[in-house]
SAM riboswitch aptamer (S box leader) from a Chlorobiaceae bacterium, 140 nucleotides, folded computationally.

RNA sequence: UGGUCAUCAAGAAAGGCUGAGGGAAUAGACCCUGAGACGCCUUGACAACCGAUCCCGAAUACCGGGACACGGUGCCGCAUUCUACUUCCGCUGAUUUUCCUGGAAGCCAAAAGCUUCACGGCGCGGAAGAAAGAUGAGUG
Numbered sequence: 001u002g003g004u005c006a007u008c009a010a011g012a013a014a015g016g017c018u019g020a021g022g023g024a025a026u027a028g029a030c031c032c033u034g035a036g037a038c039g040c041c042u043u044g045a046c047a048a049c050c051g052a053u054c055c056c057g058a059a060u061a062c063c064g065g066g067a068c069a070c071g072g073u074g075c076c077g078c079a080u081u082c083u084a085c086u087u088c089c090g091c092u093g094a095u096u097u098u099c100c101u102g103g104a105a106g107c108c109a110a111a112a113g114c115u116u117c118a119c120g121g122c123g124c125g126g127a128a129g130a131a132a133g134a135u136g137a138g139u140g
Stems, first nucleotide, its partner, number of pairs: 001140002004137005013043005021032003026084004044076001046074001049072003053067005080132001085129007099121002103117005
């Protein structure tokens, strides 16, 4: 640094140093922050991806499940802070207080006009998925 697989709405603090921005990218929101954010260090906690140890499943191995928290990571503000892309469902549409091109039926000789009905786009709400990102393991 590129793929693959898995997880990502739970959980978890203090002290010291530094001194201005930070919450990945683009855009829009919304938050944190000189009562010191972000970052680094120390100690501690959270969690259980990998290794170790132990137990169970049938067994030497493999595989699966469980325990533990010793080691390697990770992590300790806000759902990955929220949204953007796709699909589905519901609401709202048209003579109306209220967006857009229109459509069907009836009244009428026709037009204007009137009445009824319903799809689409935009918009609002909800759900699922994707993309991107983060972490772990293995691998190029």